Predicted 3D model of a 371-nucleotide RNA (Bacterial RNase P class A). Its Rfam family is "Bacterial RNase P class A". Its family is annotated with dimeric ribonuclease P complex, tRNA processing and ribonuclease P activity in the Gene Ontology.

[in-house]
RNA sequence: GAAGUUCGCUAGGCAGUCGCUGCGCAUGAUUUGCGUGGAGGAAAGUCCGGGCCCCAUAGAGCAGGAUGCCGGCUAACGGCCGGGCGCCGUGAGGCGACGGAAAGCGCAGCAGAAAAUAAACCGCCGAUGGCCCGCUUGAGGCGGGAUCAGGCAAGGGUGAAAUGGCGGGGUAAAAGCCCACCGCGGGGCUGGUAACAGACCCGGCACGGCAAACCCCAUCCGGGGCAAGGCCAAAUAGGGAAGCCAUGGCGUGGCUCGCGCCGCUUCCGGGUAGGCUGCUGGAGCGUCACGGUAACGCGACGCCAAGAUGAAUGACUGCCCAAUGCCCUCCAGGCAUUCGACAGAACCCGGCUUAUCGGCGGACUUCCCUU
Numbered sequence: 001g002a003a004g005u006u007c008g009c010u011a012g013g014c015a016g017u018c019g020c021u022g023c024g025c026a027u028g029a030u031u032u033g034c035g036u037g038g039a040g041g042a043a044a045g046u047c048c049g050g051g052c053c054c055c056a057u058a059g060a061g062c063a064g065g066a067u068g069c070c071g072g073c074u075a076a077c078g079g080c081c082g083g084g085c086g087c088c089g090u091g092a093g094g095c096g097a098c099g100g101a102a103a104g105c106g107c108a109g110c111a112g113a114a115a116a117u118a119a120a121c122c123g124c125c126g127a128u129g130g131c132c133c134g135c136u137u138g139a140g141g142c143g144g145g146a147u148c149a150g151g152c153a154a155g156g157g158u159g160a161a162a163u164g165g166c167g168g169g170g171u172a173a174a175a176g177c178c179c180a181c182c183g184c185g186g187g188g189c190u191g192g193u194a195a196c197a198g199a200c201c202c203g204g205c206a207c208g209g210c211a212a213a214c215c216c217c218a219u220c221c222g223g224g225g226c227a228a229g230g231c232c233a234a235a236u237a238g239g240g241a242a243g244c245c246a247u248g249g250c251g252u253g254g255c256u257c258g259c260g261c262c263g264c265u266u267c268c269g270g271g272u273a274g275g276c277u278g279c280u281g282g283a284g285c286g287u288c289a290c291g292g293u294a295a296c297g298c299g300a301c302g303c304c305a306a307g308a309u310g311a312a313u314g315a316c317u318g319c320c321c322a323a324u325g326c327c328c329u330c331c332a333g334g335c336a337u338u339c340g341a342c343a344g345a346a347c348c349c350g351g352c353u354u355a356u357c358g359g360c361g362g363a364c365u366u367c368c369c370u371u
Base pairs, nucleotide, nucleotide: 001367002366003365004364005363006362007361008360009359010358012320013319014318015317016316017315018314020038021037022036023035024034025033026032040342044353045352047351048350049349050348051347052225053224054223055222064221065220066219067218068217069083070082071081072080073079084098085096086095087094088093099216100215104214106210107209121156122155123152124151125150128149129148130147131145132144133143134142135141136140164182165181167179168178169177183205184203185202186201187200189198190197191196229277230276231275232274239268240267241266242265243264244263248262249261250260251259252258284303285302286301287300288299290297291296321340322338323337324336325335326334327333
């Protein structure tokens, strides 16, 4: 210098005018004035986890769901950090549902001879026993053929996968048949908290694959959500209680008393519209120090930083910056456009995922050049 990897930050700046809205003060009777605050890293998807609230205190079991190497962090998590193993990359680094197939039940299309228990299409051999031919003989023997039985799985071919791999020995040809190395299984040993790793000994190789198929094992999960929930509370209708009433009307009854209903007043409670609350000071943010590889924890100091509800956070102007386009051979410069990438809070918080023009910084890798 070029190409990359990874972690973090930022997301136009300044000034002015007019609006909207929370709070405080004043005014004062509902308005007005002044001061001050007013979107994000994702406010998004609502995919996980928690706080908070209500429901029958929600304990156990079943069903269902989620997670799944090991250790740590955390309020918790399916998140994060560190480590192991496997795969990818020259590397920095990236990716991984990464428990169990010697519980059961199942699946394997196409191709292929054969797909879970073995099998033989091409092929190799044909030692052995027949057959045929030749030579020879006393019986018999020797040679040949690849013809029958038979042996083999080395090679070819199919497949995602073909019953350990490779080399040597061995054989008629072969084969863990035998041997070395590697792999695999078992055993104890060493290191490590562990996952796991390493070397050693034994075993000739068995026990194939698939569990984001059923299933088994382990751990976790009660349900619903701020339109949760709490409070205040008109009008109208209805409910309850007490009192009052010309002793009124109606009913019961032959009549009276009595009883019930109808009326008026007061009080009470439920509850609708509406309003208030929940509502933003919190697992909070910043700086520094300490512990820890880190996630994170802890301490001191400092700070308060949106709270709308038919739902505020907007519109415009000037200068600068940036991007894009044009003029210009290029640079410089000028002009125009974009308000400048994605995007707009709705109870709060921790994550994940997705969208995102650019800019800045730290650490690291590979290659080239120079000294």